[in-house]
Context: one part of a larger RNA
Molecule: large-subunit ribosomal RNA, domain I
Organism: Lentisphaerales bacterium Lenti_01
């Protein structure tokens, strides 16, 4: 010095385990917060407080309902004080407070600092309290320039709006590369990453100038299929519809124009007779005619339709604009009928009643004995619920022992939903039908030439959608489409808006389940985790569970420094379960024997 054996350290591997950890599936709820100051923070707040929580100078907390029923003063297990059946703590709804920064907004600023104006209160005064003071963008109002004029420009107030945040859906402007093409350049990736504006709880899109093809379909939007099909494609790599059929849902409307008003406003004309719905008649006397624009009304379709005129049918009452008669008549009022707060409706909003829902809760069958044993829930014996024999948890494996579990109950308060009242709109003042004529039926728009994009379509025979640019229609006897183009014959009415529901999505709440993890796993976090730590700074980013059934956490005595540590003693089923603790491999270290060099 190996090599063995045996007993020890050391180390933290496996098994066991999950405490309010973490993944995925699915369902329901929810789908904003925010100048009434938001998400986030800084800084404080506690009997004694470093951290996290909770809170805000009223600061682990105040009121006020309702819920609970015995203990409480968080995490956190000592101590001191103290609340609590006159119901504390605790849970729920609502409400007071809420420093400072943060869109931050009175000005300034190296975020949490500094320095103001002005109004009001209060003080003798310094001062001190509270309230306003940013900008933009509507509306009303007060003013107001440049030579005159002005609802001009501008500037003043007031009011209301907006700004900033969120996970991922949604639409829109923009819009790459690496890749793949076994190189690369058309082409892919891909209109995807990414930026930027917008919205909502869904968001687009939506009521045919859509298909189809001789025979019909009928807004959209998602699902299957059609189908990797017809097509595109240096016919390469790729890339890829539609029609047609099953389904899910269901919903279908207003404008504009003609026509019209005994509404307004301007502008032109015109004049003591014009004119005051039309006619007689009396009266009145600056208004009346044209023309624009505004408003009401009427009207919205393709077998064209709508106005205006004609005719025929048919339909409540009253009043009605100088005055009476007789007609018209915008409009009002009853009464009758319809709707509605998702759209038609030009548009919505507050309220009562009431159901139901959600945010706290409640009640809830049925067991005992014997022996092991530290322990009984496991074994042996009786037995009893059961609309409950899911689960958990109890000193070991519980249907009768906690907690739960089927099941049934329950609301002061706020929201939410559905109904009913009550509002509120809308019709009846007109409606059908029939007729020939006139008028309306979305213009720099279709549609063409040039340069793009978008459809499977990469210029192609390339139609159709969109449009930067230059031209540029008909106008219903019109027009678009039906994959150059023309004819016939089919369908459809562009240039104006609205529109729920079926469908994405998951920050958040609230469950249920799992051939999902179980401490190098599952979340980066099972512990003060986006901590410590690193970095200027964008950013980066841990380790770190496990006494016991119960702290019974070892009184006492002994060696040691009034240590660390160990040694009795107690405690416990067990201390080889002692806090560096459950199990306790291996690598490493020791010591004792053999044996070898």
């Nucleotide at each position: 010095g190996g090599c063995g054996u045996a007993c020890g350290g050391u180390g933290g591997a496996u098994g066991c385990c999950u405490a309010u950890g973490g993944a995925g599936u699915u369902g329901c709820u929810c789908g904003g917060c925010g100048a009434a100051g938001a998400a986030g923070g800084c800084c404080g707040u506690g009997a004694c407080a470093a951290g996290c929580u909770g809170c805000g100078a009223u600061a682990a907390g105040c009121c006020a309902c309702g819920g609970g029923g015995a203990g409480g003063a968080g995490c956190a297990c000592a101590u001191a004080u103290c609340c609590a059946g006159a119901g504390a703590u605790c849970c729920g709804u609502g409400g007071a407070u809420g420093g400072c920064c943060g869109a931050a907004u009175g000005g300034g600023g190296u975020a949490a600092c500094c320095c103001a104006a002005u109004c009001a209160g209060u003080g003798c005064a310094a001062g001190c309290u509270g309230g306003u003071u940013a900008g933009c963008g509507u509306a009303a109002u007060c003013u107001g320039a440049a030579c005159a004029a002005a609802c001009u420009a501008g500037g003043g107030u007031u009011a209301c709006g907006c700004g900033g945040c969120g996970a991922a859906c949604c639409c829109a402007g923009g819009g790459a590369a690496c890749u793949g093409a076994a190189c690369c350049a058309u082409c892919u990736c891909a209109g995807u990453a990414c930026c930027u504006g917008g919205a909502g709880g869904a968001a687009a899109a939506g009521a045919c100038a859509u298909c189809a093809a001789a025979a019909g379909a009928g807004a959209u939007u998602u699902c299957c299929u059609a189908a990797g099909u017809a097509g595109c494609g240096g016919c390469g790599a790729g890339c890829g519809a539609a029609c047609g059929g099953g389904a899910a849902a269901g919903a279908g409307c207003c404008c504009a124009a003609a026509c019209u008003c005994a509404c307004g406003u301007c502008a032109g004309u015109g004049u003591c007779a014009a004119g005051g719905u039309g006619c007689a008649u009396g009266c009145c006397g600056u208004u009346g005619c044209u023309g624009a624009c505004g408003g009401g009304g009427g009207g919205u379709a393709g077998u064209a339709g709508a106005u205006a005129c004609a005719g025929a049918u048919u339909g409540g009452a009253g009043g009605g604009a100088c005055a009476u008669g007789c007609a018209g008549g915008a409009c009002c009022u009853c009464g009758c009928g319809a709707a509605g707060u998702u759209a038609g409706a030009g548009a919505a909003a507050a309220c009562g009643u009431u159901a139901c829902u959600a945010u706290a809760g409640g009640g809830g069958a049925a067991c005992g004995g014997c022996a092991u044993g530290g322990g009984a829930a496991g074994g042996c014996c009786g037995u009893c619920c059961u609309a409950a024999g899911a689960g958990g948890g109890u000193g070991a494996g519980a249907g009768g022992c906690c907690c739960g579990u089927a099941c049934c109950c329950g609301g002061c308060a706020u929201a939410g939903u559905g109904a009913c009242g009550a509002c509120u709109u809308c019709g009846u003042g007109g409606a059908u039908c029939u007729g020939a004529u006139a008028u309306c039926u979305g213009a720099g728009u279709a549609c063409g030439g040039c340069g793009a994009g978008g459809c499977u379509c990469g210029a192609g025979a390339a139609a159709c959608c969109u449009u930067g640019u230059c031209g540029g229609a008909a106008g219903c006897u019109g027009g678009g489409u039906c994959g150059a183009c023309c004819a016939c014959g089919a369908u459809c009415c562009a240039a104006g808006g609205c529109u729920a529901a079926a469908u994405a999505c998951g920050a958040a709440g609230c469950g249920a389940c799992u051939a999902c993890c179980g401490a190098u796993a599952g979340u980066g976090a099972a512990g003060a985790a986006g901590u410590a730590c690193c970095g200027u700074g964008a950013g980066g980013g841990a380790a770190a569970g496990g006494u016991g059934a119960a702290a019974a956490g070892a009184a006492c005595c002994c060696c040691g420094g009034u240590g660390a540590g160990g040694g009795g003693a107690g405690u416990g089923a067990a201390a080889g379960a002692g806090a560096a603790c459950c199990u306790g491999a291996a690598a490493c270290c020791a010591u004792a024997c053999g044996c070898c060099c």